[in-house]
RNA sequence: CCUGUGGGAGAGGCGGAUACCGAAAGGUCAUCCGCGCCGAAGGAGCAACCGCCCCGGAAUCUCUCAGGCAAAAGGACCGCAGG
Numbered sequence: 001c002c003u004g005u006g007g008g009a010g011a012g013g014c015g016g017a018u019a020c021c022g023a024a025a026g027g028u029c030a031u032c033c034g035c036g037c038c039g040a041a042g043g044a045g046c047a048a049c050c051g052c053c054c055c056g057g058a059a060u061c062u063c064u065c066a067g068g069c070a071a072a073a074g075g076a077c078c079g080c081a082g083g
Stems, first nucleotide, its partner, number of pairs: 001083007012035001014034005019028003036069003042065001043063003049057002
């Protein structure tokens, strides 16, 4: 580094419109818009730190472009097994 496997956080099941279902009340794991929010895919910034120096590397800090805010999925990172 690759494969398999176990674990793995945060933040709205907010409001509106449309669509669909329903006799109605109402409902939707559908689409779009608005506002709010999160940081642990990726990306960017700073540079604590690593390194004798140069060169170089570099955070779980910062931003929030991207992504995300029920479950599922995804998920940095950690453990185990194999190559």
The RNA shown here (Glycine riboswitch aptamer) has 83 nucleotides and comes from a marine eukaryotic metagenome. The coordinates come from a structure-prediction model, not an experiment, and the mean pLDDT is 75. The sequence is in RNAcentral, with records from MGnify.